[in-house]
RNA sequence: CUCAUCGAGAGCGGUGGAGGGACGGGCCCCGAGAAGCCGCGGCAACCGGCGAGGCCAAGCCUCGUGUCAGGUGCCAACUCCCGCGGAGGAGACUCCGAGAGAUGAG
Numbered sequence: 001c002u003c004a005u006c007g008a009g010a011g012c013g014g015u016g017g018a019g020g021g022a023c024g025g026g027c028c029c030c031g032a033g034a035a036g037c038c039g040c041g042g043c044a045a046c047c048g049g050c051g052a053g054g055c056c057a058a059g060c061c062u063c064g065u066g067u068c069a070g071g072u073g074c075c076a077a078c079u080c081c082c083g084c085g086g087a088g089g090a091g092a093c094u095c096c097g098a099g100a101g102a103u104g105a106g
Base pairs, nucleotide, nucleotide: 001106002105003104004103005102006101011040012039013038014037015036019029020028021027023083024082025081026080041075042074043073046071047070048068049067050066051063052062053061054060055059079100084097085096086095087094088093
């Protein structure tokens, strides 16, 4: 940089000591113990394995409420909400799209 996904799911203990939820605003979580680290546990099908199907075959492609946690990832709140543009509405607000971000694959 490109593509896909992001309204589901899943936490305890030890250590540690004040922060954390990307950023800004909001709103939350937190000494009834934050982040980080360690251990154990769990969630999940993106990659991978197995399976089924297609192509003569090599190999490649396809399928999903099939299956396996090997590689990643994740385990408060929709990606916690908004942040730009648009539609509807008297308004509160609702909806759609983009951007940003996260994760995976290349």
A computed fold for a 106-nucleotide RNA from a soil metagenome, annotated as SAM riboswitch aptamer (S box leader). RNAcentral holds the sequence, with entries from MGnify. The coordinates come from a structure-prediction model, not an experiment, and the mean pLDDT is 82.